The prediction has a mean pLDDT of 77. Bacterial RNase P class A from a Bacteroidales bacterium, 394 nucleotides, folded computationally. Its Rfam family is "Bacterial RNase P class A". About the family: Ribonuclease P (RNase P) is a ubiquitous endoribonuclease, found in archaea, bacteria and eukarya as well as chloroplasts and mitochondria. By type it is a ribozyme.
């Protein structure tokens, strides 16, 4: 210097023209158009994962259940987030002391219960082989050997990811923390350093395999639902209620009956209103028709809605996350959903060039929907840092 990977940061600015959304002003006024001005997506607006604000409902107090969290201190409105540390594991560097990076659901299995594939005698009341003692039988002159039974033994073999603290010595029939030395670990007590996790040292007790993203135990925290929350207004249609206009009558028969009423059929009569039609008549339907109008509430509209745990800059405090103070600024609010296109200039980057300058690129991921703080994921190009590889120079 190039390439690859990872991390952090940035995610261009200005002007003009034509459009879109919101708001202000102006005149006109047919209430919607016109003129003009200002503002108009993000670092993730995304996933909707964690936490809060806000809102409605619930709620005397306590316990159980359920869920979440789990080293320490700090930050924060809060968090399962962040900062700084402690401890552990792995990798790398180093002779060593030690250092660096990444990762860690990092309380408890020494409270109880359960589980531990395959292999292995046995996975936690260890005896398969081996070793030792002893009894019997057999072989044998005997020593001794073989077989079987009983007992001791965790030193050796074998299995396994893991085998009952490790190594060495003593000891013993053979062995064993049985004893001793050194070392390792658990618990307890004390001292020193540190806010603390913890570290170092001393004394002492013990040696109990693993597993809690097994049940469980301990400690702490947690009411439910989300702006489609919630509040207000309210068309059409239907409707409580009120007012106006309205035929429901006669006879006969049938059914029932002591006899009627009621019901059904037929005939005659009366009919508000409606249909047909430009109107009148005619014809047909015919028991409701017309007007007012309450409450709830659908469509729809308004609100919630954007001035806020706000932003920028500076100073100060802090290792840092972050906090305090001061000055300045106002920065989308759409609703089927606006935020776009083109041209020019500047800036940045690349290539060429000694230079002036010329040419090219300005790309990716993605798009608000109540708001805020985080986390995670996606990202072209540029800058910086780290790691690895290659090449060159000294």
């Nucleotide at each position: 210097g190039c390439u690859a990977c990872g991390g952090a940061c940035u995610u261009u600015u200005c002007u003009g023209u034509c459009g879109c959304c919101a708001c202000g002003u102006c005149a006109u006024u047919u209430u919607a158009g016109g003129a003009u001005g200002u503002g108009g997506a993000g670092g993730a607006a995304a996933g909707u994962c964690g936490g809060g604000a806000c809102a409605a409902c619930a709620c005397a107090g306590a316990g159980c259940a359920c869920c979440a969290u789990a080293c320490u201190u700090c930050c924060u409105a809060a968090c399962g987030g962040g900062a700084a540390g402690g401890c552990g594991u792995u990798u790398c560097c180093g002779c060593a002391a030690g250092g660096a990076a990444a990762c860690g659901a990092c309380a408890g299995c020494a409270a109880g219960u359960g589980c531990c594939a395959c292999a292995g005698a046995a996975a936690a009341u260890a005896a398969c082989c081996g070793c030792c003692g002893u009894a019997a039988a057999c072989a044998u002159u005997a020593a001794u050997g073989u077989u079987u039974g009983c007992g001791g033994u965790a030193a050796g073999g074998g299995u396994g990811a893991a085998a009952a603290c490790g190594u060495g010595g003593g000891g013993u029939a053979a062995g064993a923390g049985c004893c001793c030395a050194c070392g390792g670990g658990u618990g307890g007590u004390g001292a020193u350093g540190g806010u603390g996790a913890c570290a170092u040292c001393a004394c002492u007790u013990c040696c109990g395999g693993g597993u809690a993203a097994a049940c469980c135990u301990u400690a702490u925290g947690g009411g439910u639902u989300g702006c489609a929350a919630g509040g207000c207004c309210a068309a059409a249609u239907a409707u409580a209620c009120c007012g106006g206009c309205g035929a429901u009558g006669u006879u006969a028969c049938a059914c029932u009956u002591u006899a009627a009423a009621a019901u059904g059929u037929a005939a005659c009569g009366a009919g508000a209103g409606g249909g047909u039609u430009g109107c009148u008549c005619g014809c047909c339907c015919g028991a409701g028709c017309c007007g007012g109008g309450u409450g709830g509430g659908u469509a729809g509209g308004c609100u919630g809605c954007u001035a806020g745990a706000g932003g920028u800059u500076a100073a100060c405090g802090g290792c840092a996350a972050c906090g305090u103070u001061a000055a300045c600024c106002c920065c989308a609010g759409a609703u089927a959903a606006a935020u776009g296109a083109c041209a020019g200039a500047a800036g940045u980057c690349g290539u060429g060039g000694u230079a002036a300058c010329a040419c090219g690129a300005u790309a990716a991921c993605a798009g608000a929907a109540u708001c805020c703080c985080g986390c995670u994921u996606a990202u072209a190009a540029g800058u910086c840092c780290g790691u690895a590889g290659c090449a060159u120079u000294u």